[in-house]
């Protein structure tokens, strides 16, 4: 320095052929309990790394950058 893969909730990760951004876990509220855990019920938490493009409509296509693995030299 060239190629390639990744960047989505607090983590761990989905989101197909462009079409309301979700699950688990953690958190907060509840019920249960003598009190805790546990277990059931509900809630909250996202301008999807950053800037532009394209299109009715972008997490997803196109350029660029940043940052994090791989691989070649």
């Nucleotide at each position: 320095g060239g190629c390639c893969u990744c960047a989505u909730a607090g983590a761990u990760c989905a989101a197909u052929u462009g079409g309301c951004a979700g699950a688990u876990c953690a958190c907060c509220u509840g019920a249960c309990u003598c009190u805790c855990a546990a277990u059931c019920a509900g809630g909250a938490g996202g301008c999807u790394c950053c800037g532009g493009g394209u299109u009715c409509a972008a997490g997803c296509c196109c350029c660029g950058g940043u940052g994090a693995g791989g691989u070649c030299a």

Overview: Model confidence (mean pLDDT): 80 of 100. This is a predicted structure of a 73-nucleotide RNA (transfer RNA) from a Gemmatimonadales bacterium. It matches the Rfam family "tRNA". Rfam classes the family as a transfer RNA. NCBI's taxonomy places the organism under Bacteria, Pseudomonadati, Gemmatimonadota, Gemmatimonadia, Gemmatimonadales.